[in-house]
Model confidence (mean pLDDT): 82 of 100. A computed fold for a 1539-nucleotide RNA from a Chitinivibrionales bacterium, annotated as small-subunit ribosomal RNA. Its Rfam family is "Bacterial small subunit ribosomal RNA". NCBI's taxonomy places the organism under Bacteria, Pseudomonadati, Fibrobacterota, Chitinivibrionia, Chitinivibrionales. The sequence is in RNAcentral, with records from SILVA.
């Protein structure tokens, strides 16, 4: 520290996921120990039991009983006293505690909390300290005892009594208060202290000792003052969530004065007065929330939390409320009111776990109804003690963190076994087994601590107190007493490897791979994706990696997110500049001084409790924990100083800015007048059939005279040329010409003001076009509408018409691609070239002109910089400063609700749920466009011949069969595999046999023969049965082995034209014989890439030239190679035959000949070599000529780059996987592959006279020929049969080539055309010709008269035409695959169609246009908006009732202390009355939630529907604001943009 993930790749932007850390966690699977820690996060839900506050007899009065001991009485059952238990236990007056401690976060957005300050405006029991003081009375009462009511709480009546309880009375250090005097301080009000006189105000003993019985005296206590502590109380200034779709709160409100009231200020409360008081620096009002020390996380700054420890606040079943107190408005007190439990005898009572445990219930969770007060803490108490669920400590949880362990060393046959395999191996693997060791931890056995030191208490010594060596105190010494944990921790010691490992991963991010199942099923998943039969991604196994008494998984934070950016981002095209000014607040400002000292900085002081965090050291055997001491940073407050910079405040400057002055330019605004020119209309003249519109067309005008021309009128609306990236405005905008009225820029060049500035949230103007209201006006233009077209439809586009609007007055909407998609101002930072509108200078002069420089404003390119690139570039998107606005993934959605404006349409300001992994920018390569240039090609065009019509041939498709086996399927499948299904072939049906098989190897037995020939039976055959003939070969130690063969047995196997051409290999096809494909280096770019290889010229060609950031170089291209075409050489036989001779009816037929032809081996020819011309450019080329058999690759052929189509074959072959095994092997018969309403594709043959028909006459090449090819001769109308030379072939056959030629006849007709069909008689092949072979003759004589829309081949020995050979083959072609002979016609050309190549271009495509994608509507599913209502909920508002209670009362009842002789007086307590006032109840409303028939739109969902809007010029260029209309994407109008 980054990683995956958009693309075909890249480079930005940009969301989503990931890997870390942390938890009061919960869940799976697992589980050996010890330490420290931690444990209801939900229901502030109800709560059974027990515990959690008592103490004090040294405040006070009373005081028992169970037992037991004596002593009486006694009816022996008992009973009376007495003692002891016991001054003990309950109770009970009274002091003090209980307002702490312990729980919990509901409730509060608050001076609640945090930090700092204040109180001159306060209180403080207990504790310390100082001063004084404690003094004399009184009247009561509880307990108790008698008594009365009650279920039950519990209430009463009557007697008796005590205090540190209660009440006067006395004193007055003091204090308080009135009035004066006086010091003295300070912070506005005023404080502190001295003083004087006045008035008011206290108290309690108990123990102990000692006593002369008065008393004193010490300890504890009281009492009134002061100080101090402690702890609170009240006040401020800072800081403390979110929403603005919450923008206006507020009547005790805001402030005055009286009073009242509190410990104390104050509207805290009340009367009166006054209109305030609070709010864009967020009042109010909603939602949420205890708040901090800290605690996760993070470099850090900051995000998040707010569990355990620690402060502080609230709370205590809900609400109110007071009392007691020093202290409460009181968790374990009180009253009343609510709502729950429980008791009840029905009248009435009683209760509060948010205290330790513990129940129930919620819940995905969260503990024991333990032991002690030993120890730290606390209340009483003089103490001793008592009480303490505070607390110490056990238990329960692996819930966290730390430590330990579950063994160590040696051991190779590298053991079994598991997995795997190429079968050779390789892995688990030194791992195990064995051999040696050790003993944490375990089990047992024995010891055993620290925690404990106080208090007390005894014992001594010393102080203090006192007359006092008593008592009491303090204080040292010593002994003695107190342990829940706990027989824990710890130690020794014996056993003995023994008891002690698991999770979760292996496709990439991420460390870790194989096999088997499975087959888009089952399932995985944190992203991206896996899974459709070879799955490192599902499950399993084996191995592997990670971590470890844990491992994962699931939520919640931080991170990583520079993804809200302060530190630290952005707005031109990715999200993102407000439409445009003007100007409030409020932010920021220019030169010099001077003064202040608020930021600012520097020092000091205080303070931020401990704990926590870091460092050091230290204790537990280490850590984990604990403990000690130390520290930084920052916070607030104070101070004292610095004064550069900011503020402030002062005086001053002129250069920001403004003003005045002379000039200039301008479609800049208003409002008035006026012009020609077009258009349409009116009228009226000439004239005639049209016109007038389109791709065509046709609707509409015209003979009722249009169009066309002429003259005359009217009317509205807009301004042609000038016109220009030219001017003017902020911006929208603005364009005849005059007049008027106006606002702004620019130049010079001086005076003047003197920072007057800049930018602006809110706020005001302005604001294209649609549109809207009133009213005017209306040619022409035109949404809507209607006609005509076009079209599958056409609610478009084109056409013919039209209405609102378009214009004008008044007044509205406020919105645009309202765009330089660029906010405003400053200022700096290379040029070069135009262009408007000023100036100044030179040259030139009469001027035009030129030139040179300065200002403003407007383009064009560019350097440097800068950007993701494109691109900006002094008009910045560069470099800096201020201010505003806006973004923060795509869609939902600029909706939905709320609110504001608007007459309306709408405009403004604007979410969530949902849901995807993406959306997006610029550039790159392709690819494709009904984009564009340039070229080629039987591509078109120009010809010649066909197909598509008929017939029949074939092949396919469909269909039909028991089969009608299988495969090919646009081109590139379809007379294709098939170079030849009657049996066989064969793979298909049916039916029949048959399993180790028809075929290989391998064992075991038999057999010597078999094998093989051959006959008979049976059966369709296949088999089966029976005979018969023949009786191996080799060695040989003669005994036998081998070898070969059948034949049984058993099991490894064979077999399969079965399945996957999407698992392959080979082979083929096609693009295309197109001219492409690529690669080193090198150099440009961040980078995919680009350069080359593009450009200008040229080729058939990336073929050559030249140029050039490229220089090379390879595959292909061309050429080597083969056939024909001239010629030479060589050879001459089976071929030739000129010349010589012989021969024949007649032939190279013979001798001969090597000339010729020919055959077949090897040379030469041809290279743009030569000439002349062209274009450019002197090249390459290119046209034309000569020569030459042959000329610009002379013709064919072969030969096929990189790769594309998952193209064809698994049925030629071979091959992985699967699959069948008495069958999907194998044999056999028979049938089928040959069916047929029908479609298509190939062919053949014809339709005729360039013919037919019949005679006669000529001229070839390839080839093949022994189970052959057959001369010849004879039979047969003929296929063709009998005989039979000849030839393994340049020697013999096939074999007569046929079109052509000569002659005859047919005379345009369904014929002397055609030749299907069908009848009959026949040949030949074969085992067989019936489904189902080819021929032949005799007869039969269909359709067919040149073929629709639409298609196909062919550029010369080329098409057409005419025959012939051959493969295969028993037989069988109109196919196929070669041969030769007759032999054309055209091409101007590249527009067009189709295919390609190269260049550019757009581009939303990349499975690539057969792509992508946009809307209605049908169907599931899901969240959400509206709705007639409906439920509930909190908080308010106005009224009624009004409980408990304080207060207040000239009321009424009553009353023990004092006063008074008494009446009364004072009090006091009740009750009533009144103010306030919870709950309640009732009205009308606002707010939120959830619900709702039905209803909007949204989103998502492999294959439903209907168009085709958009990406190419996407077939009408797009996109936009508007109004309109249309199922639906959209269509149009009007105005903008160029993305």
């Nucleotide at each position: 520290a980054g990683a995956g993930u958009u693309u075909g790749a890249u480079c930005c932007u940009g969301g989503c996921u990931c890997a870390g850390a942390a938890c009061g966690a919960a869940c799976g699977c697992u589980g050996g120990c010890g330490g420290c820690g931690u444990g209801c996060c939900u229901a502030a839900u109800a709560c059974a039991u027990g515990c959690a506050a008592g103490u004090c007899g040294u405040g006070c009065g009373a005081g028992a009983a169970a037992g037991u001991u004596c002593c009486g009485c006694u009816u022996c059952g008992g009973u009376g006293g007495a003692g002891c238990g016991a001054g003990u236990a309950a109770a009970g007056c009274g002091g003090c505690a209980a307002a702490c401690g312990g729980g919990u976060g509901a409730g509060u957005a608050a001076c609640a909390c945090g930090u700092a300050a204040g109180c001159a405006a306060c209180c403080u029991u207990c504790c310390u300290c100082u001063a004084a003081g404690u003094u004399g009375g009184g009247a009561a009462u509880a307990c108790c005892c008698c008594u009365g009511c009650c279920a039950a709480c519990g209430c009463g009546g009557g007697g008796u009594u005590a205090a540190u309880a209660c009440c006067g009375g006395a004193u007055g250090u003091g204090a308080u208060c009135a009035a004066g005097a006086g010091u003295u301080c300070g912070c506005c009000u005023g404080g502190a202290c001295u003083u004087u006189u006045g008035a008011u105000u206290a108290a309690a003993g108990a123990u102990g000792g000692c006593u002369u019985c008065g008393g004193c005296u010490a300890u504890c206590g009281c009492u009134u003052a002061g100080a101090g502590a402690u702890g609170g109380g009240c006040u401020u200034g800072c800081g403390c969530a979110c929403c603005a779709u919450u923008a206006g709160c507020u009547u005790g409100u805001u402030g005055g004065u009286g009073g009242g009231g509190u410990a104390a200020u104050g509207g805290c409360c009340u009367a009166c007065c006054a209109a305030g008081g609070c709010a864009a620096c967020g009042a109010u009002g909603g939602u949420u929330a205890g708040c901090c020390g800290a605690c996760c996380u993070g470099a850090g700054a900051g995000g998040g939390u707010g569990a355990u420890c620690g402060g502080c606040c609230a709370c205590a079943u809900u609400g109110g409320g007071a009392c007691u107190g020093a202290g409460a408005u009181a968790c374990g007190g009180c009253c009343c009111a609510g709502a729950c439990u429980c008791c009840u005898a029905c009248g009435g009572g009683a209760g509060g776990c948010a205290g330790c445990a513990g129940u129930a219930g919620g819940g995905a969770a969260u503990u024991u109804u333990g032991c002690g007060c030993a120890a730290u803490g606390g209340a009483c108490g003089a103490a001793a003690g008592u009480c303490u669920g505070a607390c110490g400590c056990a238990g329960c949880a692996a819930c966290g963190c730390c430590g330990c362990g579950u063994g160590a060393g040696g051991g190779a046959u590298g053991a079994a076994g598991g997995g795997u395999u190429u079968c050779g191996g390789c892995u688990c693997g030194u791992a195990a087994a064995c051999c040696u060791c050790u003993g944490u931890u375990g089990a047992g056995u024995a010891g055993g601590a620290a925690g404990a030191a106080a208090c007390g208490u005894u014992a001594u010594g010393g102080g203090g107190c006192u007359a006092a060596u008593a008592c009491c105190u303090c204080c040292a010494u010593a002994g003695c007493c107190u342990g829940a944990c706990g027989g824990u921790a710890c130690u020794a010691c014996u056993c003995g490897a023994g008891g002690a490992a698991g999770c979760c991963c292996c496709g990439g991010c991420u460390a870790a791979c194989u096999a088997c199942g499975u087959g888009c099923c089952a399932g995985c998943a944190g992203c991206c994706g896996c899974g459709g039969u070879a799955a490192u991604a599902c499950g399993u196994a084996g191995g592997g990696g990670g971590c470890g008494a844990g491992c994962g998984u699931u939520g919640u934070u931080c991170g990583g997110a520079a993804u809200c950016a302060c530190u630290g981002g952005g707005c031109g095209u990715a999200a993102a500049g407000g439409g445009a000014g003007c100007g409030u607040a409020g932010g920021c400002g220019g030169g010099a001084a001077g003064g202040u000292a608020a930021g600012u900085c520097a020092g000091g002081a205080g303070u931020c409790u401990a704990a926590c965090a870091c460092a050091u050291g230290g204790g537990c055997u280490u850590a984990a924990c604990c403990c000690a001491u130390g520290u930084u940073c920052g916070g607030c407050u104070u101070u004292u100083g610095a004064u550069a910079c900011u503020g402030c405040u002062u005086u001053u400057c002129u250069u920001g800015a403004g003003u005045a002055u002379g000039g200039g330019a301008g479609a800049g605004g208003g409002a008035g007048a006026u012009g020609g020119a077009a258009u349409u209309c009116c009228a009226g003249g000439u004239g005639u059939a049209g016109c007038g519109g389109u791709g065509g067309a046709a609707u509409g005008c015209g003979u009722a005279g249009a169009u066309a021309u002429c003259u005359g009128g009217a009317a509205g609306a807009a301004c042609a040329c000038c016109a220009g990236u030219u001017g003017c405005g902020a911006a929208g905008g603005c364009g005849g010409u005059c007049u008027u009225c106006u606002g702004g820029c620019c130049c010079a060049a001086u005076a003047c003001u003197g920072a007057c500035g800049c930018u602006g949230a809110g706020g005001c103007u302005c604001g294209a076009a649609a549109g809207c209201u009133a009213g005017g006006g209306g040619a022409g233009c035109a949404a809507a509408c209607a006609g005509g077209a076009u079209u599958a439809g056409a609610u478009a586009c084109c056409c013919u018409g039209g209405u609102a609007g378009u214009c004008c007055u008044a007044g509205c909407c406020a919105u645009a691609a309202a765009c330089g998609a660029u906010g405003g101002a400053c200022a700096c930072u290379a040029g070069u070239u135009g262009g408007u509108g000023g100036g100044a200078g030179g040259a030139g002069u009469c001027a035009a002109u030129c030139u040179u420089u300065u200002c403003a404003c407007u383009g064009a390119c560019g350097a440097a910089g800068u950007u993701a690139a494109c691109g900006c570039a002094u008009u910045a998107a560069g470099u800096g400063u201020c201010c505003c606005g806006c973004c923060u993934g795509g869609g939902g959605a600029g909706u939905a609700c709320g609110c504001c404006c608007g007459c309306a349409a709408g405009g403004g300001u604007g979410a969530a749920a949902c849901u995807c992994a993406a959306a997006g920018g610029a550039a790159u390569u392709g690819a494709c466009g009904g984009g564009g240039g340039c070229c080629c090609g039987c591509a078109c065009a120009a010809g010649c011949g066909g197909u598509g019509g008929a017939g029949c041939a074939u092949g396919u498709g469909c269909u039909u069969u028991a089969a009608u086996u299988c495969g090919a399927u646009g081109c590139a499948a379809c007379g294709c595999g098939a170079a030849g299904a009657a049996c066989c072939u064969u793979a298909c049906c049916u039916g029949g046999g048959u399993u180790u098989g028809a075929c290989a190897u391998g064992g075991g037995g038999g057999u010597g023969a078999a094998a093989c020939u051959c006959u008979c039976c049976a059966g369709a055959g296949a088999u089966g049965g029976a005979g018969a003939g023949c009786c191996u070969u080799c060695c040989u130690u003669c005994g036998g082995g081998a070898a070969c063969g059948c034949c049984c047995c058993a099991c490894a196997c064979a077999g399969g034209u079965g399945c996957u051409g999407c698992a392959u290999g080979g082979u083929u096809g096609u693009c295309g014989u197109c001219a492409g494909c690529u690669c080193g280096u090198g150099u440009c770019g961040u980078g995919a890439g680009a350069u080359g290889u593009u450009g200008g010229g040229u080729u058939a060609a990336g073929u050559c030239c030249c140029g050039c950031a490229a220089c090379g170089a390879g595959c292909g291209c061309a050429a080597c190679c083969c056939u024909c075409g001239u010629u030479c050489u060589u050879a001459g036989u089976u071929g030739c035959c000129a010349u010589c001779a012989g021969g024949u009816a007649a032939u190279g037929c013979u001798g001969g000949g090597a000339a010729c032809u020919c055959u077949a081996a090897g040379g030469a020819g041809a290279c743009u070599g030569c000439c002349u011309g062209g274009u450019c450019a002197c090249a390459a080329c290119c046209a034309g000529g000569a020569g030459g058999a042959a000329g610009g690759u002379g013709a064919g052929g072969a030969u096929g780059a990189c790769g594309u189509c998952a193209a064809a074959u698994c049925a030629u072959c071979a091959u992985g996987g699967c699959u069948c095994u008495u069958a999907c092997g194998u044999c056999c018969a028979g049938g089928g592959c040959u069916a047929g309403a029908c479609a298509c594709g190939u062919g053949c043959u014809a339709c005729a006279a360039u013919g037919g028909u019949c005679g006669g006459u000529a001229c070839a090449a390839u080839g093949g020929g022994a189970u052959g090819c057959c001369a010849c001769a004879c039979c047969g109308c003929g296929a063709g049969g009998u005989g039979g030379a000849g030839c393994a072939a340049a020697u013999c056959c096939c074999c007569g080539a046929a079109a052509a030629c000569c002659g005859a006849c047919c005379u345009c007709a369904g014929u002397u055309c055609a030749g299907a069909u069908u009848g009959g008689a026949g040949u030949c092949u074969g085992c067989a010709a019936u489904u189902c072979g080819a021929c032949u003759c005799c007869a039969u004589g269909a359709a067919g008269g040149u073929g629709g829309a639409a298609u196909c081949g062919c550029u010369a020995g080329u098409a057409a035409u005419c025959g012939c050979g051959g493969a295969a083959c028993a037989g069988c072609a109109u196919g196929c695959c070669g041969c030769g002979g007759u032999g054309a016609a055209u091409a101007c050309g590249u527009u067009c169609c189709c295919g390609g190549g190269c260049c550019u271009u757009g581009u939303a495509c990349a499975c690539a246009c057969c792509g992508c994608c946009c809307g209605u509507c049908a169907a599931g599913c899901c969240a959400u908006g509206a709705a007639a209502g409906g439920u509930g909920g909190g908080a308010g508002u106005g009224c009624c009732c009004g409980a408990a209670g304080u207060c207040g009362u000239u009321g009424c009842u009553u009353u023990a202390a004092c006063c008074g002789c008494a009446a009364g007086g004072g009090g006091a307590a009740g009750c009533g009355c009144g103010c306030c006032g919870a709950a309640g109840g009732u009205a009308a409303g606002a707010c939120c939630a959830c619900u709702g028939a039905u209803u909007g739109g949204g989103g998502c969902u492999a294959a439903g529907u209907c168009g085709u809007a958009a990406c190419a010029a996407g077939g009408u260029a797009g996109c936009u604001g508007u109004a309109u209309c249309g199922g639906a994407a959209g269509g149009u109008g009007c105005g903008g943009c160029u993305g």